[in-house]
Molecule: c-di-GMP-I riboswitch aptamer
Organism: Paenibacillus radicibacter
């Protein structure tokens, strides 16, 4: 350096539920908890997908309905960094 994760060894994050705050929502952030992760690190109009529709814009039977992000999601592929081990 490159590729991989069997035995290990330090270790590390931290889902659901629930409670409290934030927001139109979908989601964050704290706590509690441990499904589970070898990148469950970190990157969001400069890579695809997903979720949401408040203000808009349309339709309209006036009570909805469509459309759509510059808003959310990295623990959905992906980019890109990384500890220890094997080749």
């Nucleotide at each position: 350096u490159a590729u991989u994760g069997a035995u290990a060894a330090a270790g590390g994050c931290a889902a659901a539920c629930c409670c409290a705050c934030u927001u139109a929502a979908a989601a964050g952030u704290g706590g509690c908890g441990a499904c589970g992760c070898a990148a469950a690190g970190c990157u969001a109009u400069a890579g695809g997908g997903a979720c949401u529709a408040a203000a808009g814009c349309g339709a309209u039977u006036c009570a909805u309905c469509g459309c759509a992000a510059u808003g959310u999601c990295a623990g959905c592929c992906a980019g890109u960094u990384a500890c220890c081990g094997g080749u």